[in-house]
Context: one part of a larger RNA
Molecule: small-subunit ribosomal RNA, 5' domain
Organism: uncultured prokaryote
């Protein structure tokens, strides 16, 4: 000088972009953040209405409605959001390996998709608990579960071609050409989708290397799974990963071992540069999920809103026993010098689910709050000397605030008031036409073209006009050198200033306070902190 996730005094007119717990990974009240599929299945209410009967207390059929709702099953919950405690390490950046490895969902182009079982949820009786939240019996259904047959590839033996083992699941619309039955339908036919099973790709993870990656030698030796081999086991996959023997070996001043302190990089701040300092917001990657552990499930996790065990804290309770985890968004208490609403909406973009309509989304798109930054804009323009009045000052003539005010003419940005009014919308899905495929078909179903119609949270907001009005909008800091800016009063080494020199003990441009003037301006100063 520049620079900030700042604070902190003083003062404050408006827009737009951005930003906002840097401290206790400290403890949480309340609401929200992950669901969805009836085109996989079995189930299946009620208020409410309508009408009959009534012993007037009610009962019964219909709708309500295959609706609501819970369950079985699928697919997602391993994404997205959060935080940086730990980690000096292949964790991370880079540039290679993987002949040592895996990939659900998607593409792509092949091949199957055959034939039986048994079961349980839910329900429904009956029962145990104060609650959570169980029990026993009986019933059922599926793309849930289990056989059987076939199998290119695959996995195992071995005689290298030859045997064994080992898949699968339907589902929705149409329709009568053919085949059964015959007003029409399925066991036929076809369109779509799923579904086994290996090849190919796309992303996507896993492992292994070279080199780089803080401080302290006032840390100099460390190390028995420790270095290697064989056997075994073990993964998706190398490999002391694990385990038996076996040999005694690895590392280390080119810094082992210990210890401190840190999440890493893109990047950001300074500076000509070289560097030095940082690592908030955004993006890559990694770690973490109350603390500490071992695991299931699943392509894929040892899982923030999954389960177990142990702590440690809270909360309920009928003292038997249970239940909880915001470092997700909003919010609260604590801390602290400090850091926003318990907001609107799924229109947009993305995401998960579904054939789709749709549903769910505190990801995400807006709005609220703070001058926290950064940019713009405005607080008015012109004329106007009796240089008014008044303040300051003065050698008393006079100087200066000063064309500054007043007074005259405009102007209309902002901010008010009326009127008007956006773009962000492309889809999607329905209807009409219109061609092309598939077909046995002018059904249906895919696509293609055109037209119609349906969706805006922000928000009656930006944006435009019209009215009215100079009217509602300026401060802080400095002025003794460094450093731009000088005089009066008052104080008398006091009272105070102070970044460094240094001022003040009676004429202080250095203190307080006025008038004047400097500099910056919706800020202006101070403190911190890096260059």
């Nucleotide at each position: 000088g520049a620079a900030c996730g700042a604070a902190c005094g003083c003062c404050g007119g408006c827009g737009g972009c951005g930003u906002g717990c840097u401290u206790a990974a400290c403890a949480c009240a309340u609401g929200c953040a992950a669901g969805u599929c009836g085109a996989a299945c079995g189930c299946g209410a009620a208020c409410g209405g309508u009408u009959u009967c009534u012993u007037c207390g009610g009962a019964a059929a219909c709708u309500u409605a295959g609706u609501a709702g819970a369950g079985u099953g699928g697919c997602g919950c391993a994404c997205g959001g959060g935080u940086g405690a730990g980690u000096a390490a292949c964790g991370c950046g880079u540039a290679a390996g993987u002949a040592a490895u895996c990939u659900a969902c998607c593409c792509u182009g092949a091949u199957g998709u055959u034939u039986g079982g048994g079961a349980u949820a839910a329900c429904a009786a009956u029962u145990c608990g104060a609650a959570a939240g169980g029990a026993u019996u009986g019933c059922u259904a599926a793309u849930a579960c289990c056989g059987g047959a076939u199998a290119c590839g695959u996995u195992g033996a071995u005689u290298u071609a030859u045997c064994a083992a080992g898949a699968a699941a339907g589902a929705u619309g149409g329709c009568c050409u053919c085949u059964u039955c015959a007003u029409g339908a399925a066991a036929g036919c076809u369109a779509u989708u799923g579904u086994g099973c290996g090849g190919g790709g796309a992303g996507g993870a896993g492992c292994u290397u070279g080199c780089g990656u803080a401080c302290c030698a006032u840390u100099a030796g460390c190390u028995a799974g420790u270095u290697g081999g064989u056997g075994g086991g073990g993964u998706a996959a190398u490999a002391g990963c694990c385990u038996a023997c076996c040999a005694a070996g690895g590392c280390a001043a080119c810094g082992a071992u210990g210890g401190u302190u840190a999440g890493c990089g893109g990047g950001u701040c300074u500076g000509a540069g070289a560097g030095g300092a940082u690592g908030a917001u955004c993006c890559g990657c990694c770690a973490c999920a109350c603390u500490g552990g071992a695991a299931c499930u699943g392509a894929a996790a040892c899982a923030c809103g999954g389960a177990c065990c142990a702590g440690a804290c809270u909360c309920c309770u009928a003292c038997g026993g249970g239940a909880g985890g915001c470092a997700g968004c909003a919010g609260u208490g604590a801390g602290g010098a400090a850091u926003a609403u318990u907001g609107c909406g799924c229109a947009a973009u993305g995401g998960g689910g579904g054939a789709a309509a749709c549903c769910c989304u505190g990801a995400c798109g807006c709005a609220g709050c703070g001058a926290c930054g950064c940019c713009g804009c405005g607080u008015g323009g012109a004329u106007g000397a009796u240089g008014a009045a008044g303040g300051c000052u003065u050698u008393c003539g006079g100087g200066u605030c000063g064309u500054a005010a007043a007074a005259u003419c405009c102007u209309g940005u902002c901010a008010g008031a009326u009127g008007g009014g956006a773009a962000g919308a492309a889809a999607u899905g329905u209807c009409u036409a219109u061609g092309u495929g598939c077909u046995a078909a002018u059904a249906u179903c895919a696509c293609u073209u055109a037209g119609a119609u349906u969706u805006g949270a922000c928000g009656g907001u930006a944006c435009c006009a019209u009215c009215a009005a100079a009217g509602g909008a300026a401060g802080c800091a400095c002025c003794g050198g460094c450093u731009a800016a000088c005089u009066c009063c008052g104080u008398g080494c006091c009272a105070g200033c102070a970044g460094c020199c240094g001022c003040g003990g009676u004429a202080a441009u250095a203190c307080g306070g006025a008038g004047g003037g400097u500099g910056c301006a919706a800020g202006c100063g101070u403190u911190g902190u890096u260059c």